[in-house]
RNA sequence: AGAGUCGACUGAGCAGUCGCUGUUUUAUCCUUGUGAUGAAAUGGAGGAAAGUCCGGGCUCCACUGGGCAGGGUGCCAGGUAACGCCUGGGAGGUGUGAACCUACGGAAAGUGCCGCAGAAAAUAAACCGCCCGUCAUCAGACGGGUAAGGGUGAAAAGGUGCGGUAAGAGCGCACCGCGCAACUGGUAACAGGUGUGGCAGGGUAAACCCCACCCGGAGCAAGAUCAAAUAGAGGGACAGACGCGUGGCCCGCGCGGUUCCUGGGUAGAUUGCUUGAGCUGUAAGGUGACUUGCAGCCUAGAUGAAUGGCUGUUCUCGACAGAACCCGGCUUACAGGUCGACUCUUUCU
RNA sequence: GCUCAUAUAGCUCAGUAGGUAGAGCACUUCCUUGGUAAGGAAGAGGUCACCGGUUCGAAUCCGGUUAUGAGCU
Numbered sequence: 001a002g003a004g005u006c007g008a009c010u011g012a013g014c015a016g017u018c019g020c021u022g023u024u025u026u027a028u029c030c031u032u033g034u035g036a037u038g039a040a041a042u043g044g045a046g047g048a049a050a051g052u053c054c055g056g057g058c059u060c061c062a063c064u065g066g067g068c069a070g071g072g073u074g075c076c077a078g079g080u081a082a083c084g085c086c087u088g089g090g091a092g093g094u095g096u097g098a099a100c101c102u103a104c105g106g107a108a109a110g111u112g113c114c115g116c117a118g119a120a121a122a123u124a125a126a127c128c129g130c131c132c133g134u135c136a137u138c139a140g141a142c143g144g145g146u147a148a149g150g151g152u153g154a155a156a157a158g159g160u161g162c163g164g165u166a167a168g169a170g171c172g173c174a175c176c177g178c179g180c181a182a183c184u185g186g187u188a189a190c191a192g193g194u195g196u197g198g199c200a201g202g203g204u205a206a207a208c209c210c211c212a213c214c215c216g217g218a219g220c221a222a223g224a225u226c227a228a229a230u231a232g233a234g235g236g237a238c239a240g241a242c243g244c245g246u247g248g249c250c251c252g253c254g255c256g257g258u259u260c261c262u263g264g265g266u267a268g269a270u271u272g273c274u275u276g277a278g279c280u281g282u283a284a285g286g287u288g289a290c291u292u293g294c295a296g297c298c299u300a301g302a303u304g305a306a307u308g309g310c311u312g313u314u315c316u317c318g319a320c321a322g323a324a325c326c327c328g329g330c331u332u333a334c335a336g337g338u339c340g341a342c343u344c345u346u347u348c349u
Numbered sequence: 350g351c352u353c354a355u356a357u358a359g360c361u362c363a364g365u366a367g368g369u370a371g372a373g374c375a376c377u378u379c380c381u382u383g384g385u386a387a388g389g390a391a392g393a394g395g396u397c398a399c400c401g402g403u404u405c406g407a408a409u410c411c412g413g414u415u416a417u418g419a420g421c422u
Stems, first nucleotide, its partner, number of pairs: 001345010012314007020044010030033001046320001050331002053329005058219004065251004070215005075089005090104001091102004105210002110208002112204003127150002129146007158176006177199001178197004183192003223271004233262006242256004278297008315318001350421007359374004368405001376392005398414005
């Protein structure tokens, strides 16, 4: 200098003016209230507010209890309110490397599937071939042995080499791979060498399934308070063995006459709402995620729903995009810019 | 805001234990008719919404994205 990896931050700036909306103070008015109008001060979108994919808080279902079914997760250890998230480690894979990726339990509990091709797709089997024997007119036929070679396929019953054999074969041996046993290191996943077994049954579990662990259902349009109406009637069905309470079902529990049709009738307001597993700084513990102590701070809360319009000026001319109960994650979208750590290549000193 | 469902030919829809994507209508050509319709024969037309993953192999199984539709005051 070029190329790249990882992590953190930022997401046009300044001024004036007119508006929208929350809070506080204050003035006036009346119907005296959580009122209306005006004035002043002050707060007012994001790293993803998004997708709604996970987890939790909160609320109701009885105070969620038992079983079945169903769903989820899946190497080990830790963090956390919890998680499918995060951190550290193991194993496997990619890259020259910094680094990155992995739904990564079980196929010897059982069942299923493996199209076409191929002899054979899993209780093994033999198309071509190789070898032996018998017959024979040289072609070849029949019987037997074999699985090294060819061929098919995504996948063919351990791999390579030597020995061995009629030809072959874990038939024997060495190395590699695999299974088993104890030992050593490690909390563990796992790793290491040692001994032993000639090798023992391919793949698929994001097929059913088995094993371990976890999960009750619904969602702020949940729910709560105040208020209007549900009047008076007619008809049918079932009657504690029934019906309702949102469970997928059963039990249990609670409430009760229940339910359907005809007909009649209706109005919304307030709250939940933002002080919270909160933010900033600092000290300590820990490899780290994170935790603890101390000090300081309050930082949108609407309900037709607020962030905008105009003007001036500067620059690199500005991406993705806008809260609606809240929080922790993940995923997806994103013009550009800044900082730090590290790697590779080339050149120069 | 919250909760769900769907996407396959021009249109309406099938497609399940993963193995060559189908039907009806419509379209094109031919036959039939003096001509048209009906009828008969043949044919064309598909990125299975999109992007990844699992698998030898994906419309189908898993994850993400997009679009459309439905319900709840």
The prediction has a mean pLDDT of 76. Predicted 3D model of RNase P RNA and transfer RNA as a complex of 422 nucleotides. Rfam match: Bacterial RNase P class A. By type it is a ribozyme. From the family's description: Ribonuclease P (RNase P) is a ubiquitous endoribonuclease, found in archaea, bacteria and eukarya as well as chloroplasts and mitochondria.